[in-house]
Context: one part of a larger RNA
RNA sequence: CUGGGCGUAAAGAGUCUUAAGAUGAUUUUUAUUAAUUAAAAAAUAAAUAAUAAAGCUUAACUUUAUCUUUUUUUUAAUAUUAUAAAAUUUGAGUAUAUUACAGGAUUAUAGAAUUUAUAAUGUAGGGGUAAAAUCCGUUGAUAUUAUGAAGAAUGCCAAUAAGUGAAAACAAUAAUCUAGUAAAAUACUGACAUUGAUAGACGAAAGCAUGGGUAGCAAACAGGAUUUGGUACCCUGGUAGUCCAUGCUUUAAACUAUGAAUAUUAAAUAUUUAAAUUUUUUAUUUGAGUUAAAUUUGAUAUUAAAGUUAACACGUGAAAUAUUCCGCCUGGGGAGUAAAACCGCAAGGUUGAAACUC
Numbered sequence: 001c002u003g004g005g006c007g008u009a010a011a012g013a014g015u016c017u018u019a020a021g022a023u024g025a026u027u028u029u030u031a032u033u034a035a036u037u038a039a040a041a042a043a044u045a046a047a048u049a050a051u052a053a054a055g056c057u058u059a060a061c062u063u064u065a066u067c068u069u070u071u072u073u074u075u076a077a078u079a080u081u082a083u084a085a086a087a088u089u090u091g092a093g094u095a096u097a098u099u100a101c102a103g104g105a106u107u108a109u110a111g112a113a114u115u116u117a118u119a120a121u122g123u124a125g126g127g128g129u130a131a132a133a134u135c136c137g138u139u140g141a142u143a144u145u146a147u148g149a150a151g152a153a154u155g156c157c158a159a160u161a162a163g164u165g166a167a168a169a170c171a172a173u174a175a176u177c178u179a180g181u182a183a184a185a186u187a188c189u190g191a192c193a194u195u196g197a198u199a200g201a202c203g204a205a206a207g208c209a210u211g212g213g214u215a216g217c218a219a220a221c222a223g224g225a226u227u228u229g230g231u232a233c234c235c236u237g238g239u240a241g242u243c244c245a246u247g248c249u250u251u252a253a254a255c256u257a258u259g260a261a262u263a264u265u266a267a268a269u270a271u272u273u274a275a276a277u278u279u280u281u282u283a284u285u286u287g288a289g290u291u292a293a294a295u296u297u298g299a300u301a302u303u304a305a306a307g308u309u310a311a312c313a314c315g316u317g318a319a320a321u322a323u324u325c326c327g328c329c330u331g332g333g334g335a336g337u338a339a340a341a342c343c344g345c346a347a348g349g350u351u352g353a354a355a356c357u358c
Stems, first nucleotide, its partner, number of pairs: 004329003007312002012326001014202004021195003025088005031083001034081002036077008050066006091192001092189005098183003103178007110154001114150008125136002163170002207248006216242002221237004259325006267303006274296001276295004307314002331358003340351004
């Protein structure tokens, strides 16, 4: 390489976009023979190997014949692929008008709570724990009331089966700017598609740099307990950090441990979005609108037939049946280590062995 695999045994890169490459709808025509298929001819060193014989008594050995594969040339075929030309609309996309959404960015505003400052009332405790102590308090605490300040986070609504986003992630209210998705109809373009890198973009938390900010919480650190000891669990404090702006870092059990896309395949029950039709409720002169249900479309889920699976389980966003493309795996440890290269301010990251050992 082939073959076999990747939910849990080794294995799906954190996610997306694109270049090359690979793969790719329907119909017609033209010609070439390029691929392809068929036939013929030539070449494909010897030895070895394989098959069948012969010769040394047999074997080894020696000799003879055959076979394999690939390439080239010539002729023919025209179904398929490719090339060239033209057309089509069902894949894909665009426009029109409507609806749903914690999608993103910026700015402004709001009410609870916490801490704190001042003032008032008031007096000896408060706080904390399994129990205590450190700690706070007669320089008047805790508690109650009034007024003010600050920073961070947004209770109920809210759904352990909701929604949006490529993923990371996103929830107070309002405004401005802005992205994408879904449903139905009409018109248009006419294969414009799928996948896809080490290129490009985004990427929780922690961490780093500079400058702000700092209420609460809280690594480190200090003290009090506990304990044989206690560099811990518990308690009292408390600095980085957590927050904002700008720039780095680029990793997570970045998980659905399940790559993307397309097609096909019993049912049942919910939630949600949209549209049309029918029935229904409220109201009524009618219409519009409203309530509920059925059918259809997209999405989110729970059971489950067939099928799959080592089993667990999966089961119409499959782990079923098939196709296209990419990534990755090949016994455990050594090791995600060494070296080297690249990236980074650093911390470190990416790529990534071997000896040896079982």
The part of an RNA shown here (small-subunit ribosomal RNA, central domain) has 358 nucleotides and comes from Bubalus bubalis bubalis. The coordinates come from a structure-prediction model, not an experiment, and the mean pLDDT is 81. Lineage of the source: Eukaryota > Deuterostomia > Gnathostomata > Laurasiatheria > Bubalus bubalis.